[in-house]
Molecule: c-di-GMP-I-GGC riboswitch aptamer
Organism: Hydrogenispora sp.
RNA sequence: UACGACAAAGGCAAACCCGUCGAAAGACGGGGGCGCAAAGCCACGGGUCUAAAGUGGUAACACCAUGAUCGCCGGGCCGCCGAAG
Numbered sequence: 001u002a003c004g005a006c007a008a009a010g011g012c013a014a015a016c017c018c019g020u021c022g023a024a025a026g027a028c029g030g031g032g033g034c035g036c037a038a039a040g041c042c043a044c045g046g047g048u049c050u051a052a053a054g055u056g057g058u059a060a061c062a063c064c065a066u067g068a069u070c071g072c073c074g075g076g077c078c079g080c081c082g083a084a085g
Base pairs, nucleotide, nucleotide: 001085003082004081011036012035016031017030018029019028020027021026034071040077041076042075044074045073046072047069048068049067054063055062056061
C1' cells in the first nucleotide's frame, strides 16, 4: 500500500416482523442476520424504482423528477489491522 489472511480488535446490517413519516418508491426507530474489507460518507455521471403536483386523454391510461436508491455501477472524500503479494 491501488494488496486482503481459516489473523486480531471491532464495525455495519439483507429478507422478514412491529411502529412512525410519505401519494408512492422509500426513509427513520426497535427486533432480526443475508451478507459486506469500505455494505463509511457524497446524488457528481450512468442505471433502476416511484409518479403526488403538472401535461395529454371521454376514460382506461400515457408522459413527466423537482422524489428515491451509495447493500446497482462508476467517480470523489475519509478510514481499522498488517500475514502473503